[in-house]
This is a predicted structure of a 294-nucleotide RNA (Bacterial RNase P class A) from a Flavobacteriaceae bacterium. It matches the Rfam family "Bacterial RNase P class A". The family's RNA type in Rfam is ribozyme. The RNAcentral record of the sequence draws on ENA. The coordinates come from a structure-prediction model, not an experiment, and the mean pLDDT is 76.
RNA sequence: AAAGCAGGUCACUCUAUCGCUUUUGUUUUUGCAAAAGAGGAAAGUCUGGACACCAUAGCGCAGCAUAGCGGGUAACACCCGUCGACCGUGAGGUUAGGACCAGUGCAACAGAAAGAAUGUACAGUUCGGCUGUAGUGAAAUCAGGUAAACUCUAUGCGGUGAAACGCCAUGUAUACCAACGCUUGAGGGUAGCGCGCUCGAUGUUGGAGGGUAGGCGGAUUGAGCCUUAGGGUAACUUAAGGCCUAGAUAAAUGAUAGGGCACGACAGAAUCCGGCUUAUGACCUGCUUUAUUU
Repeated sequence: AAAGCAGGUCACUCUAUCGCUUUUGUUUUUGCAAAAGAGGAAAGUCUGGACACCAUAGCGCAGCAUAGCGGGUAACACCCGUCGACCGUGAGGUUAGGACCAGUGCAACAGAAAGAAUGUACAGUUCGGCUGUAGUGAAAUCAGGUAAACUCUAUGCGGUGAAACGCCAUGUAUACCAACGCUUGAGGGUAGCGCGCUCGAUGUUGGAGGGUAGGCGGAUUGAGCCUUAGGGUAACUUAAGGCCUAGAUAAAUGAUAGGGCACGACAGAAUCCGGCUUAUGACCUGCUUUAUUU
């Protein structure tokens, strides 16, 4: 210098004016002031939980997930370490890696045959394709391979999803018509099938109609973040100190002007956390291989 491997950091910035959302304080009528105001992925909704509700939450079957060994975590299908296997010259990377002495299935090429097969040549023979040798192949008969083949083993899994759910409030028709049903029960109840459980007569389904108004909580203080010190190879964890960091609901986080430079990628919260995956710009660090020069 070129080509790579692994990891980390940041996410245009500053000033002024106007505007929007939330909170607080003032005043007092919607003013004034102050503070705060998207992300590393807010995305995909693929996973693990928190939280909430529902007895179809129970039992059986079915189904799904995971799979060397050890550790981490609230938990995981995630993460860390390590062994084996495979890939790479290497730094490193990938890995659905339990069991084919339970059963079933499958098998390219070669070969007669990979199984209800026994051919060919030679030899032996108790004359039975009974035995051996040669030949093909990784493997030729109490054989071996294959489970990202069925299956078996071990472990785990109830379902739904913030439009959950709780509270306040407005208006009503328990009327009319049809069908079914009224405890010998129609029909319903949160994934499949069966059993069980449970609601059920002011019933269920359909028709034609009447009425209406939305608001508050859930909702952001949390398995939280930062710094220092200790433990551990690491994931992670312990202690001390400090910090409060969006909370909207048709949905705020913007616009204009000016300055600077490296001229700005992917992209916009919607209950909240841990991961995974995908999209994406710039910079930095360590290491590897090859070549050249000193």